[in-house]
RNA sequence: GGCCCCUUAGCCAAGCGGUAAGGCAGUGGAUUGCAAAUCCGCCAUCCCCGGUUCGAAUCCGGGAGGGGCCUCCA
Numbered sequence: 001g002g003c004c005c006c007u008u009a010g011c012c013a014a015g016c017g018g019u020a021a022g023g024c025a026g027u028g029g030a031u032u033g034c035a036a037a038u039c040c041g042c043c044a045u046c047c048c049c050g051g052u053u054c055g056a057a058u059c060c061g062g063g064a065g066g067g068g069c070c071u072c073c074a
Stems, first nucleotide, its partner, number of pairs: 001070007010024003018054001026042005047063005
């Protein structure tokens, strides 16, 4: 330098054009003599910028970070 893959909450992770599931953690509450356990509620500018579209986490272009393979140099 070329090609391919990945990036979603503090952590893990689903999603494949119709407005973001679930688990752990955290937090508020119920329960409890106090806790633990259990139950209920809350917790996301989807890496950034631009484009396409009525509508984008999702498609397209550029950029950033990470991983793999190849090439060149040594």

A computed fold for a 74-nucleotide RNA from a Gemmataceae bacterium, annotated as transfer RNA. Rfam family: tRNA. NCBI's taxonomy places the organism under Bacteria, Pseudomonadati, Planctomycetota, Planctomycetia, Gemmataceae. The coordinates come from a structure-prediction model, not an experiment, and the mean pLDDT is 82.